[in-house]
RNA sequence: CAAGUCCACAGGCAAACCCGGUGCAAACCGGCGACGCAAAGCUAUAGGGGCCCAUCGGGUCAGCCAGUUGCCAAC
Numbered sequence: 001c002a003a004g005u006c007c008a009c010a011g012g013c014a015a016a017c018c019c020g021g022u023g024c025a026a027a028c029c030g031g032c033g034a035c036g037c038a039a040a041g042c043u044a045u046a047g048g049g050g051c052c053c054a055u056c057g058g059g060u061c062a063g064c065c066a067g068u069u070g071c072c073a074a075c
Base pairs, nucleotide, nucleotide: 012037013036018031019030020029021028022027035063041068042067043066047065048064049061050060051059052058053057
């Protein structure tokens, strides 16, 4: 320096339910809350896939696969 992740320390994120709000909806925002997560950081105009629709052309999901970037200790 790189890879891997058996085990830490210090931390990080925040599922579902519920409350308020936005939206036709999927879903999203805020609060509560923790199911879990070593990328549960980012990316929907790199790609696949799911979901929704008043406009068949749009919307939406990254905690589905994936792409990409990155922190710490031990061996």

Record summary:
The prediction has a mean pLDDT of 79. The RNA shown here (c-di-GMP-I riboswitch aptamer) has 75 nucleotides and comes from a Clostridiales bacterium. The RNAcentral record of the sequence draws on ENA, Rfam and Ribocentre. The same sequence occurs in records of 2 taxa. The organism belongs to Eubacteriales, within Bacteria. Its Rfam family is "c-di-GMP-I riboswitch aptamer". From the family's description: GEMM was predicted in a large-scale screen for bacterial structured RNA regulatory elements.